[in-house]
This is a predicted structure of an 86-nucleotide RNA (c-di-GMP-I riboswitch aptamer) from Paenibacillus alkalitolerans. It matches the Rfam family "c-di-GMP-I riboswitch aptamer". About the family: GEMM was predicted in a large-scale screen for bacterial structured RNA regulatory elements. NCBI's taxonomy places the organism under Bacteria, Bacillota, Bacilli, Paenibacillaceae, Paenibacillus.
Formats: sequence, C1' cells, structure tokens
RNA sequence: AAAGGAAAGCGGCAAACUUAUCCGAAAGGAAAGGACGCAAAGCUAUGGGUCUACGGCUGAAAAGCUACGAUCGCCAAGCUGCCCUU
Repeated sequence: AAAGGAAAGCGGCAAACUUAUCCGAAAGGAAAGGACGCAAAGCUAUGGGUCUACGGCUGAAAAGCUACGAUCGCCAAGCUGCCCUU
C1' cells in the first nucleotide's frame, strides 16, 4: 500500500419498547432507560425506494396530488476510520 473479515482484543454504536420531558403540522427527531442487532449501525439526502403533507394546487364535499420535510438501522454512490488476517 492492496485485498479480506473465519477467529480474537481494546473499545464503539444501539432496534423494538418505555417516558407527568423537549422540538415538530405530521412523518420524525432529541434526552434518559433498554439491548434486537451492526465491521462502518461513522459522516453526506447525490440517485432510487419508503413515510409524512403544514403550505400549495384540484374539488361542491369527501378526497386526491405535491417535498422544499423525514429516513444513511431500506438500497446504491461518495468521503473518512479501529483492530486483526493475508
């Protein structure tokens, strides 16, 4: 430097769920607990998917459509990184 993750170490992260809490219209997020999992479950919404629809558009209404919102623990892509093996 490249490829890889069978086994191992120091460690790391933390799903579901919970909450007299906070932010948000919602989806969702934060914090604390929790421990299903993760070798990038570190970072970036760039492409696709999915979720939501305050506002906007359509509509007589019911409702429908719409991302500039959310999700990187849905997939891809980009950037960065620990340990070990070859």